Context: one part of a larger RNA
Molecule: large-subunit ribosomal RNA, domain VI
Organism: Candidatus Martarchaeota archaeon
RNA sequence: UGGGCGUUUGAGAUUUGAGGAGAGUUCACCUUAGUACGAGAGGACCGGGUGGAACGUACCUCUGGUGUUCCAGUUGUCACGCCAGUGGCAUCGCUGGGUAGCUAUGUACGGACGGGAUAACCGCUGAAAGCAUCUAAGCGGGAAGCCCACUCCAAGAUGAGAUCUCACGCAGCUUAAGCUGCCUGUAGAGCCCAUGUAGACUACGUGGUUGAUAGGCACGAUGUGGAAGCGCAGUAAUGCGUGUAGCUAACGUGUACUAAUUGCUCGUGCGGCUUGGCCA
Numbered sequence: 001u002g003g004g005c006g007u008u009u010g011a012g013a014u015u016u017g018a019g020g021a022g023a024g025u026u027c028a029c030c031u032u033a034g035u036a037c038g039a040g041a042g043g044a045c046c047g048g049g050u051g052g053a054a055c056g057u058a059c060c061u062c063u064g065g066u067g068u069u070c071c072a073g074u075u076g077u078c079a080c081g082c083c084a085g086u087g088g089c090a091u092c093g094c095u096g097g098g099u100a101g102c103u104a105u106g107u108a109c110g111g112a113c114g115g116g117a118u119a120a121c122c123g124c125u126g127a128a129a130g131c132a133u134c135u136a137a138g139c140g141g142g143a144a145g146c147c148c149a150c151u152c153c154a155a156g157a158u159g160a161g162a163u164c165u166c167a168c169g170c171a172g173c174u175u176a177a178g179c180u181g182c183c184u185g186u187a188g189a190g191c192c193c194a195u196g197u198a199g200a201c202u203a204c205g206u207g208g209u210u211g212a213u214a215g216g217c218a219c220g221a222u223g224u225g226g227a228a229g230c231g232c233a234g235u236a237a238u239g240c241g242u243g244u245a246g247c248u249a250a251c252g253u254g255u256a257c258u259a260a261u262u263g264c265u266c267g268u269g270c271g272g273c274u275u276g277g278c279c280a
Base pairs, nucleotide, nucleotide: 005156009167010166011165012164013163014162015161019153020152021151022150025053026052027051028050029049030048031047037042055110056109057108058107059106063104064103065102066101070097071096072095073094074093075090076089077088078087079086080085114148115147116146121141122140123139124138168271169182170181171180172179173178183269188266189265190264191263192208193207194206195205196204213259214258215257216255217254218253219252220251223247224246229242230241231240232239233238
């Protein structure tokens, strides 16, 4: 993680929470206040505020990384007969960028607040013991700890819970969830297929023509950075123009053009009786 069986009809949803797991950290500064205290030196409790560290969870808007399926530049060599333009190989040949996704060094958030019972300890009242005594009866305070509170799992919790909704025959016999015959196959689930927010497999999620599930196509976004061809200038290398050009993966919206065809299997038919006790 799945399958089987159970949960006393079957099924689809939504849940309660016995129990379990996680989390629980800490520093500095400002203020109160140079106050209380103290001869001085020094220097607070309590309370309020601010900023961090490490850790954790989630995420990709920003900053970056990666991005061998995008764009451009470029070296050597081979090929497309040659030029031009392309392609193969060389670590993705090398180099400069980069979408989605993934990601941290990036972003957001968290530890809390509060309640209850307590430990050491501090008390009130108070006898035994005319006094005293926190204790013997009784009543309080009190911790980063315990129980709640926060997050997650959770009814195999066999004590198997709860709520809502859906589905379900006719005849005969019979004391009996019983037997027989005929008919039927519900609600729903699975197989199968298109797939991804899921994933090793399985499982899970979405969709299956009453359809946007994937591909294609259109438009867009994004990236790259000015294509080829032609023209012009130049002896040429090259530059300029046509022209925010050409191309553009995983992204967004739309669109049935292609593929999710047709089907098959499982699953049934109202779901105890008896005895005793208590209450009305």